[in-house]
Context: one part of a larger RNA
Molecule: small-subunit ribosomal RNA, central domain
Organism: metagenome
Order: sequence, then structure tokens, then C1' cells
RNA sequence: UUGGGUUUAAAGGGUGCGUAGGCGGGAAAAUAAGUCAGUGGUGAAAUCUUGCAGCUUAACUGUAAAACUGCCAUUGAUACUGUUUUUCUUGAGUAUAGUUGAGGUAGGCGGAAUGUGUAAUGUAGCGGUGAAAUGCUUAGAUAUUACACAGAACACCGAUUGCGUAGGCAGCUUACUAAGCUAUAACUGACGCUGAGGCACGAAAGCGUGGGGAGCGAACAGGAUUAGAUACCCUGGUAGUCCACGCCGUAAACGAUGAUCACUCGUUGUUGGCGAUACAUAGUCAGCGACCAAGCGAAAGUAUUAAGUGAUCCACCUGGGGAGUACGCUCACAAGAGUGAAACUC
Repeated sequence: UUGGGUUUAAAGGGUGCGUAGGCGGGAAAAUAAGUCAGUGGUGAAAUCUUGCAGCUUAACUGUAAAACUGCCAUUGAUACUGUUUUUCUUGAGUAUAGUUGAGGUAGGCGGAAUGUGUAAUGUAGCGGUGAAAUGCUUAGAUAUUACACAGAACACCGAUUGCGUAGGCAGCUUACUAAGCUAUAACUGACGCUGAGGCACGAAAGCGUGGGGAGCGAACAGGAUUAGAUACCCUGGUAGUCCACGCCGUAAACGAUGAUCACUCGUUGUUGGCGAUACAUAGUCAGCGACCAAGCGAAAGUAUUAAGUGAUCCACCUGGGGAGUACGCUCACAAGAGUGAAACUC
């Protein structure tokens, strides 16, 4: 390379939008570029293949044929693909009417808890552990009550629930804003799918500037444990965690399962609509779950939310280690990220 693969063996990009490219619904007509057929030209010789012949045979040589799978020209064919024109509505979108939700951004408000301060009551312990000690406390702690302040998070509801492309999103409320679903089938008329580069978003930690700092808590200090204990346990505690703005761009960013379309047994629960009969059932569309048949699978398992059967496009893999390292380049304030080998070795 051909191929075979990518849930768990190596392998799906963290996610979206989208450029080039690739692929693309039904009907009619034109064209004849791809495609198919005929004819002509060319495709040097040698080589290769086959027949025959010559050296005693063979190698070798001669001769004839075939082949040279190609290219050019020309005449036709028109199913498929392409191109052009016309057209259709089922793909896609729009409209109208409903409806759903922790979707997003900004503001306001609330109660419980915690900590601190002040005042009061009150007196000797509190705290902590396997047991202790460090620690706090007669300068009055812990406990109880009242008031005040601060920051962070929102018990119950709460659920295989819901929403979001992913990351993620939960007290209540207001404003702004995005999306889905259902019904109608009114409008456009293939406007679609995927998507190398590119752009945007992207948990936590970390970084920069300025705030904030209750609780928790890397580092650090002390007390224990232990042979030791740079730990697990305890008492403290700085960065950080929070807010604003700007970076970073990575995660077991996981369903370890790329996106889209079509098809393929059933049972059961649930969320949001719709319309029936009717007052409780079936139906239908879109989601979220459980179980199972065929099939698939090395098995575990999966099974209309496929890992089944097919189609299109992208990404990725090719023994283990060396190594996600070195070098170079790009990006970043840095930390580092992206790209990414080889020698050697088993």
C1' cells in the first nucleotide's frame, strides 16, 4: 500500500458553526463530458508468451504469430453519472396557534446553618480521639438568650425527572434572550448531509490586575501513631475556593460508543404535547429508563436511544518499552499546550 478495524484488546477529534472538497429526493426534455459499441491510425526494435526451425542437447540464435491491457481521430448507443432547462413535494426550511423546562445573561429579595462582635444569665471546664495530646478557658471559656455584621451555599420538594451542542445548569422573583416539542399543511421548492484547514465555546486546577474572605483548606506549623511516618487521625492555618475583567485550552472532557439518513420482534415504566371514545382506557408524535427475540459479538454484553442490516462524509489505529519523550516549529505572561520521531531493547 491493498485490506481489516475503532464500548472493554491499538484506535471516535471535548463540543458546535462552517470554507474547500466528497456525497445527494421524484418527473420530463435537451446534450453526449464520463460510460458502452464499431471502424481507422498509432502503440520502434529487442524483451515476455506460443508454434516451427538451426547449432549432437540445453543455454543461445533465427523465423512467424500473438501481445503491447494505452493514446488519437471518427461514426453510433443513451440505461446510469455529469451539465443545462422546465416541473413536483415526501427531504430541508418558513408561517400561524399552543406548550415545556435547574437552557443562558443581568438585577432584586429570602430563610436555615456557620463564624465573629456586643450585652445578659451562669461556673469550671470545653474541645478532640481508638486512646490521647497539641489547642481554647477564672483577663470568665463551653452552654443558653437577645441584637448586630459578614461571606458562601441553597435542606425538604428531588425522581433511572427535566433543560442544554458539549463543558454544564437547582432558594424565590423581575427584565432581556435562546431552544425544543406538538398541531395545522398556509408558503418556499432540494434550498440537503458531512466537513480537511479555519473560527467560536470549553469542568477543575493554574496565571495576571483589582476586590472579597464566613466555612473548607494544598503548602506550612504543632500534637499523636509508628521501628521510622516528610502519611492516614487531631489542633491550627497561607494560597485557593467567591466576584469583575483578561489569559490558559486540558480531564476517566465517558455512553470509554463521531455525525446524518433508511429499514428491522415484543413487554413495561415515565416526561412534554395532540386528538378520540369516554371518566378510565387504548392511539399518535418527540424524549428519558428497565427487560427481552432475531441478528451481531472473543466474551461481557448490545438489541428501534444497536454494538443488527445498508448508504454518505469526517476523525483515528497497525506489537510492548523507549515516549506522548527528544529535536524543530506554532501558541502561551508563565505553568505548559499542540504537532511529534529515532537509536536501542524485548